[in-house]
RNA sequence: GCGGGCGUAGCUCAGUUGGCAGAGCGCCAUGCUAUCAUCACAGUUGGCAUGGAGGUUACGAGUUCGAGUCUCGUCGCCCGCU
Numbered sequence: 001g002c003g004g005g006c007g008u009a010g011c012u013c014a015g016u017u018g019g020c021a022g023a024g025c026g027c028c029a030u031g032c033u034a035u036c037a038u039c040a041c042a043g044u045u046g047g048c049a050u051g052g053a054g055g056u057u058a059c060g061a062g063u064u065c066g067a068g069u070c071u072c073g074u075c076g077c078c079c080g081c082u
Base pairs, nucleotide, nucleotide: 001081002080003079004078005077006076007075010025011024012023013022019065027052028051029050030049031048032047033046034045036043058074059073060072061071062070
């Protein structure tokens, strides 16, 4: 230099017909339970349940009534070729 793939929540990733942005883990709150500690309350640590917060879909432009999704450019990461 050329070609291909990827970029979505703090992390790992779905979203495949262009039509409400989501799951798991993590975080916060509450409840139950066990444990440790205490005269008791408050509290420690673990488990379970329920609820909640968290997004410029890498950046910019275009197409469209409507874009995470389609098109173009830029940036970053990975793979291959020279």
Transfer RNA from Candidatus Roizmanbacteria bacterium RIFCSPHIGHO2_02_FULL_43_11, 82 nucleotides, folded computationally. The source organism's lineage runs through Bacteria, Bacteria candidate phyla and Candidatus Roizmaniibacteriota. It matches the Rfam family "tRNA". Rfam describes the family as follows. Transfer RNA (tRNA) molecules are approximately 80 nucleotides in length.